[in-house]
RNA sequence: GGGAACUCCGGAGAAUCUCUUAAAUGAGUGCCGAAGGUGCAAGGCGGUCACGCUAAUCUCUCAGGCAAAAGAAUGGAGCAGGCUUU
Numbered sequence: 001g002g003g004a005a006c007u008c009c010g011g012a013g014a015a016u017c018u019c020u021u022a023a024a025u026g027a028g029u030g031c032c033g034a035a036g037g038u039g040c041a042a043g044g045c046g047g048u049c050a051c052g053c054u055a056a057u058c059u060c061u062c063a064g065g066c067a068a069a070a071g072a073a074u075g076g077a078g079c080a081g082g083c084u085u086u
Stems, first nucleotide, its partner, number of pairs: 006078005015029001017028003030066003036062001037060001039058001043054004
């Protein structure tokens, strides 16, 4: 100097839908995408020229979510160890 994790602050979207339950229970229908996960390439790289590898806020909605709370990709600030540089 950097710094995964971690701490604090900000953080969108979509029915407080219907029936049922003491219930944020169970069932049904509709919907959302920014936990996680699935899939993919004009191009790039490789190749025995057959093909292979390769991303996302894209895609699918499996999961999760659709009052509030919680969670939330990610942004800002902080932070110590390993490691690395001088």